[in-house]
RNA sequence: AGAGUUUGAUCCUGGCUCAGAAUGAACGCUGGCGGCAUGGAUUAGGCAUGCAAGUUGAACGGUAACAGAGGUGCUUGCACCUGCUGACGAGUAGCGAAAGGGUGAGUAGCCCGUGAGUAACCUGCCUUAAAGUCGGGGAUAGCCCUUGGUAACGAGGAUUAAUACCGGAUGUGGUUAUUAGAUCGCAUGGUCUUUUAACUAAAAUCUUUUUGCUUUAAGAUGGGCUCGCGUAUCAUCAGCUAGUUGGUAAGGUAACGGCUUACCAAGGCUUUGACGAUUAGGUGGUCUGAGAGGACGAUCACCCACACUGGGACUGAGACACUGCCCAGACUCCUACGGGAGGCUGCAGUCGAGAAUCUUCCGCAAUGCGCGAAAGCGUGACGGAGCGAUGCCGCGUGCAGGAUGAAGGCCUUCGGGUCGUAAACUGCUGUCACUCGGGAUGAAUUUUUGACAGUACCGAGAGAGGAAGCCACGGCUAACUACGUGCCAGCAGCCGCGGUAAUACGUAGGUGGCGAGCGUUAUUCGGAUUUAUUGGGCGUAAAGGGUUCGUAGGCGGUCAAGUAAGUUUGAUGUGAAAUCUCCAGGCUCAACCUGGAAACUGCAUUGGAAACUGCUUGACUAGAGUACUGGAGAGGUAAGCGGAAUUCCUGGUGUAGCGGUGGAAUGCGUAGAUAUCAGGAGGAACACCGAUGGCGAAGGCAGCUUACUGGACAGUAACUGACGCUGAUGAACGAAAGCUAGGGUAGCAAACAGGAUUAGAUACCCUGGUAGUCCUAGCUGUAAACGUUGUAUACUAGAUGUGAGCGGAUUGGUCCCGUUCGUGUCCAAGCUAACGUGAUAAGUAUACCGCCUGGGGAGUACGGCCGCAAGGCUAAAACUCAAAGGAAUUGACGGGGGCCCGCACAAGCGGUGGAGCAUGUGGCUUAAUUCGAGCUACGCGAAGAACCUUACCUGGACUUGAAAUAUACAGGACAACCAUAGAAAUAUGGCUUCUCUUCGGAGUCUGUAUACAGAUGCUGCAUGGCUGUCGUCAGCUCGUGCCGUGAGGUGUUCGGUUAAGUCCGGCAACGAGCGCAACCCACGUCAUUAGUUGCCAUCAGGUAAUGCUGGGAACUCUAAUGAGACUGCCCGUGUCAAGCGGGAGGAAGGCGUGGAUGACGUCAAGUCAGUAUGGCUCUUACGUCCAGGGCUGCACACGUGCUACAAUGGCUGGUACAAUGGGUCGCCACCCCCCGAGGGGGAGCUAAUCUCUAAAACCAGCCCCAGUUCGGAUCGUAGUCUGCAACUCGACUACGUGAAGUCGGAAUCGCUAGUAAAGGCGUAUCAGCAACGACGCCUUGAAUACGUUCCCGGGCCUUGUACACACCGCCCGUCACAUCAUGGAAGCCUGUUGCACCCGAAGUCGCUGACUCAACCCUUUAUUGGGAGAGAGGUGCCUAAGGAGUGGCCGGUAACUGGGAUGAAGUCGUAACAAGGUA
Repeated sequence: AGAGUUUGAUCCUGGCUCAGAAUGAACGCUGGCGGCAUGGAUUAGGCAUGCAAGUUGAACGGUAACAGAGGUGCUUGCACCUGCUGACGAGUAGCGAAAGGGUGAGUAGCCCGUGAGUAACCUGCCUUAAAGUCGGGGAUAGCCCUUGGUAACGAGGAUUAAUACCGGAUGUGGUUAUUAGAUCGCAUGGUCUUUUAACUAAAAUCUUUUUGCUUUAAGAUGGGCUCGCGUAUCAUCAGCUAGUUGGUAAGGUAACGGCUUACCAAGGCUUUGACGAUUAGGUGGUCUGAGAGGACGAUCACCCACACUGGGACUGAGACACUGCCCAGACUCCUACGGGAGGCUGCAGUCGAGAAUCUUCCGCAAUGCGCGAAAGCGUGACGGAGCGAUGCCGCGUGCAGGAUGAAGGCCUUCGGGUCGUAAACUGCUGUCACUCGGGAUGAAUUUUUGACAGUACCGAGAGAGGAAGCCACGGCUAACUACGUGCCAGCAGCCGCGGUAAUACGUAGGUGGCGAGCGUUAUUCGGAUUUAUUGGGCGUAAAGGGUUCGUAGGCGGUCAAGUAAGUUUGAUGUGAAAUCUCCAGGCUCAACCUGGAAACUGCAUUGGAAACUGCUUGACUAGAGUACUGGAGAGGUAAGCGGAAUUCCUGGUGUAGCGGUGGAAUGCGUAGAUAUCAGGAGGAACACCGAUGGCGAAGGCAGCUUACUGGACAGUAACUGACGCUGAUGAACGAAAGCUAGGGUAGCAAACAGGAUUAGAUACCCUGGUAGUCCUAGCUGUAAACGUUGUAUACUAGAUGUGAGCGGAUUGGUCCCGUUCGUGUCCAAGCUAACGUGAUAAGUAUACCGCCUGGGGAGUACGGCCGCAAGGCUAAAACUCAAAGGAAUUGACGGGGGCCCGCACAAGCGGUGGAGCAUGUGGCUUAAUUCGAGCUACGCGAAGAACCUUACCUGGACUUGAAAUAUACAGGACAACCAUAGAAAUAUGGCUUCUCUUCGGAGUCUGUAUACAGAUGCUGCAUGGCUGUCGUCAGCUCGUGCCGUGAGGUGUUCGGUUAAGUCCGGCAACGAGCGCAACCCACGUCAUUAGUUGCCAUCAGGUAAUGCUGGGAACUCUAAUGAGACUGCCCGUGUCAAGCGGGAGGAAGGCGUGGAUGACGUCAAGUCAGUAUGGCUCUUACGUCCAGGGCUGCACACGUGCUACAAUGGCUGGUACAAUGGGUCGCCACCCCCCGAGGGGGAGCUAAUCUCUAAAACCAGCCCCAGUUCGGAUCGUAGUCUGCAACUCGACUACGUGAAGUCGGAAUCGCUAGUAAAGGCGUAUCAGCAACGACGCCUUGAAUACGUUCCCGGGCCUUGUACACACCGCCCGUCACAUCAUGGAAGCCUGUUGCACCCGAAGUCGCUGACUCAACCCUUUAUUGGGAGAGAGGUGCCUAAGGAGUGGCCGGUAACUGGGAUGAAGUCGUAACAAGGUA
């Protein structure tokens, strides 16, 4: 510090995800030791048991228990007595119990934090100072007696003490009132001194020293109260408030105060967020982060709150009190049913719920606290130990040597590689753990005192012994192979893996990472500049409010003076400690702990400065405004007027159609339409001018005239003197449609009707047609209200139009120059993701407002406000996806455009589609009808299925196998022949019985055994190779340079031209490669060379005839080498080009003709069955052999052909002319036989020698337009040939039979010249042949092309795109099904809360108090009475819980219902994307 993910690729926007750190964690697997920390986060749920607050006998009366001492009785080991001593149960009294410990429920608050104030206060114990402590009294608990009750707990009587309680005295002082004065302060006011009056204290104990007690002053400590600032979310909470706000008086409090009461006033709070709702203890700090921030608030520390829930007070210095009291409630327990007891959110522990959190431990030795004079006692505070890998830190599980690189595992190309010096083995060490011995610091102290602990630590000993796992390995992200599985099982943080070769699943080996841990899950911050203060944006990605005015607010021109609020600088105080950082130190190190420093970015007080901002004052004119002058304008409102056109009405002329469309029809018309003429009615809109033009804030505004009226602009520079800019809330305006009421209605025209179109057509088209459109008054308040660009101001190169002014120049006009405002176009810099923008900014800046934060759900639901309604404004969540999106690029596509080509169409010729047959395919059938093959399969693989082929079926057999290699062992055969069985394969038997040899053996064969063979079994979607197709189309690319952020572009586009990216010209391109062309082959002309088997002109010979012979080398021909054609020449045209048109010459002319030749690539195209080949599968079978059958099966459909339908013909007879090729298991002349297929003889030929060898044509005759003398299918009979064998299932021949068919619907194919068409011939395969096929050959030999509108295919350029699997694309909505979340809903239910009531416990306060009462007073001879005072009781106010009523709010549930999301292949259409077929 970044990375992955939208795309075919790119840049951007933007979300999602990952790598890091952390945790009071949990879960899974695993687990050696130690140190230090840490451990109920959930039910503030319920709790058994034990402990957690006591102490003081030096306050007191005392003596229940224990011990001692003394004494008595005596049964000599028991009983009793004496408070005498140590001590001490219970009690009185004092202090403490308000601390310490726990928890975070409540609380959004002066609760907390920070800083102030208290002149408005209190403070036990402690410290200092001053003064005092005199003298009395009456009770009471305990104890004892009686008594009630189950118990808890009481009741009565008698008696007793105090540091318990109560009077009195004294008054340094204090309090209140009063007199006089001093002094101080921020207001009220405070402090001190002083005069007088009233009131007001005390406790003793113990013993010689204290310790107590009382009053006062001060301190310290701790607290109360008040204030400034800071400290959550929601405005879908906008108004709240009657003790409310203030005053006066009184009460109350330690104290101010509506704290409380009475009276008076009507205030107080609030967009700087009141009130309400939700959530939450706050802080120091912790985690993270570069920081700013964000999240959190365990342990430790400070503060607050709470103590079963609610209320209340008492005591006290302090409480409204965790282990106190009273009441109410819920719950639990005891009970004799009458009544009682309790409160672990103390330490342990238990149950419950939960993913989840420990021992019912030791000790007061230390530290601290309470009490005490002290000893001491108490202390689940605390110190320790235990449990838990919960975390952090440390250590170990050995170290060194050791290669036959062991065995074994895994992989393998079978060679090897790897685990791996790893192990074994040898040597060594001893940390931890273990055993034995020693043994602390912590103790403060001279003595005593250690829970931890016989611990830490030290010494000795033995032995490598007891101690390694977890996760990952497709990319991100370090680390790869095998097997298994086969879209299954599964994985997954994101992208995504898995459908038979998975580095992604599972296992193994190996590797990587971390390591007593490792992973996962959850959560926080980070990355995320993805809420942007630092540090983002808003033309098109999300985002500028429809527009203006304007309130609050924010911001604000020039000069000067003052001030000092902001600002800045210094000082002082504070910012607790701990934490963090740094420096030291202590535990062996570290974690941890200790000391010091720094820091705590803050707040307050105070001194200084005066530039900037603010404030005050004074001035200025450049901003703003006013005034005067002037012209422009569809600016607005109201009234009036006008002509053209449509429609309607009346009348005339006139006759059969009109209208409408792609074509029609509905409609109108003989009752007279349309057309045409004249007149009239009525409504709406204003042609031309007219514009890229003008005006307005926007919406918007258009005939003409008048009236009223707003704004802008220019010029002048007279006046005011910052009066300004923006603008939340608010107000006004605001197209069309729509609504209300009343008018109006010509045309147009939702709805509606009809006619068409269509598969349908609730549409597009047509004929009609109502609301509406128009006017008046009101409402609505929205638009792609768009420049998709908020308003204002300033600055920043130019060029060129146009509207409204002014100035200069000119005698004057046009023109020209300058300037201001408006409105356009092009462009520089800059900006921008790009497109683009560019003085009318999207540039550079400032001020203010509005808005955005992934897509969908959704601009929706609920709530609120507005509206008559329609609806508008405001505006979520659950859930779901990993994208959605912008701009640009390359392709592909378009029922987009332009240019061009092709037997593509057209022009022609001949076919196919109809018939019969042949052949292939589909389908059907079958035991099997083997398999493959879309255009680019279908007379294809197959250049030849009777057996074989053969892969299929049925049956019979074999198992190292039909064929291959190797080894071992046994053997001498195997084969052939014969016999038997059999369909054969084969089996059995008989006969016969190896070769060579250096005698060691070798070769060969057979049998047995083991390795292995074998497979036309699967996968062409694992492959090689080959092939098809686009397409013989003209394209496809590269290097360097240049342009672009980039994909990419340029080149290759453009203007011409070509068959061609062929060539030329131009050009930020210049070159090059693969293609094109050429080079190659054949044909066409000539030459040279060579003449046999070919040829024969000349010469000679010869025959019935023939190059037959001699000979020739001329010609033809054969087959090798050359020549020739290049737009080379001429004319024209064209850009002085390429080229094109015409011509000459030439055998051939513009590619001469034909072939071979197939760019980059596309189709997962075809082929595992031609061969090769990975993987998988079978192995007495999916292999091999054999026989028979099948591949030939037939209702039917399709393709390719043949033969025909006839006279351009058929038949008969005669008679010519080829070429390519083949031939010895062959071609076969010639002769004979047969009607013929063929047969019998048989010459020649291993071939330019012999042979297979033409048909149409031509000549002559017959047929005479018929289902025929056409046509030949089918069938019958008889034959021939091949072959082991023609039944299924061959071909041919002869005779007989003589079907369909009379030129073929829709549609469709081939062909542009030696071509089509027609005619025959040859060859491969092959025994033969289903060949009418395929591949070749020659013979005869045409017609037509105006042209490129259209169909098909293709090329180039351009355009649009939501396509990229690329239009056979993408994609929308209803319906149906399933799942999920959610809204509405009659109701039902929980919780919470407001208001008005009822009842009202305990308790404070007030009133009363006839009843009760020791202290004081008066009185009385008492043991009375009265008074004062106190209390019980009663009562009033307040009030918890409870009750009942009525509202609000949150939530749950619900018949039914609404839309939404998701889902594999469902249904119906085809709305959008191309002009998406109606933009």